[in-house]
Molecule: SAM riboswitch aptamer (S box leader)
Organism: Clostridium manihotivorum
RNA sequence: UUCUUAUCUAGAGAGGUGGAGGGACUGGCCCGAUGAAGCCCGGCAACCGGUAUAUGUUCAUAUACAUAUACAAAGGUGCCAAUUCCUGCGACGCAUUGCGUUGAGAGAUGAGGG
Numbered sequence: 001u002u003c004u005u006a007u008c009u010a011g012a013g014a015g016g017u018g019g020a021g022g023g024a025c026u027g028g029c030c031c032g033a034u035g036a037a038g039c040c041c042g043g044c045a046a047c048c049g050g051u052a053u054a055u056g057u058u059c060a061u062a063u064a065c066a067u068a069u070a071c072a073a074a075g076g077u078g079c080c081a082a083u084u085c086c087u088g089c090g091a092c093g094c095a096u097u098g099c100g101u102u103g104a105g106a107g108a109u110g111a112g113g114g
Base pairs, nucleotide, nucleotide: 001114002113003112004111005110006109007108008107013041015040016039017038021031022030023029025088027086028085042080043079044078047076048075050071051070052069053068054067055066056065057064084106089103090102091101092100093099094098
C1' cells in the first nucleotide's frame, strides 16, 4: 500500500506540558486563549491473545476445532466533544426542493492474507 472479514447511536480527567489549531476529504455545522494539535500522566473498552464453564464436531477419552457465556486491561492493538457531528451516490415515503427511512460509497479500528 492492497484484498477479505467483523464492528462503528455505549464508554472514558475541571491533571501536567505545550502553545494555534482541530473535527480524514467535499459542502455544512461546530470545538478552541474560560486555552487547539502534539507529548506525559490518568481513564475507557474485551477486537486479537489468555483463563474458566457449557454445548457441538471428531468412533470414543484426552487433545484439537467451532459456538456461547463469564473473568481478566502488569500481553498485542485501539479509543477518550457532538451517531463515523451531519452530508456527498441511489431507492422509497411524505412534501415540495425540504424532511424522514433505508442501501451503497467513503472513512476509522481489529483480525487474517498478498